[in-house]
């Protein structure tokens, strides 16, 4: 670097319409306005290097994604190649 296992936050389970369900405080899909940022991207450039060339953040921005669970998940641990 790839693989495995474990641990990970943040923010409406708001309104509204249609649908699906025996039922229901449930689900789904649309639209609306609120919100997070820790897949992805992009932008400053803090900082690093083999140093005038590079490589570039947990910072910014939210195109994307995300706001009951989950799933997904930067990041650290172990373990193997």
């Nucleotide at each position: 670097u790839c693989c495995g296992c474990g641990g990970a936050a943040g923010a409406g389970u708001c309104c509204g319409u249609c649908g699906c369900g025996a039922c229901a405080u449930g689900c789904g899909a649309c639209g609306g306005c609120g919100c997070c940022g820790a897949a992805g991207g992009c932008g400053c450039a803090a900082c690093c290097g083999c140093c005038c060339c590079g490589g570039a953040a947990a910072c910014g921005c939210u195109c994307a994604g995300g706001c009951c669970c989950a799933c997904g998940g930067a990041c650290c641990g172990c373990g193997a190649a």
A computed fold for an 81-nucleotide RNA from uncultured Rhodoblastus sp., annotated as Glycine riboswitch aptamer.
It matches the Rfam family "Glycine riboswitch aptamer". Its family is annotated with glycine biosynthetic process in the Gene Ontology.
The coordinates come from a structure-prediction model, not an experiment, and the mean pLDDT is 78.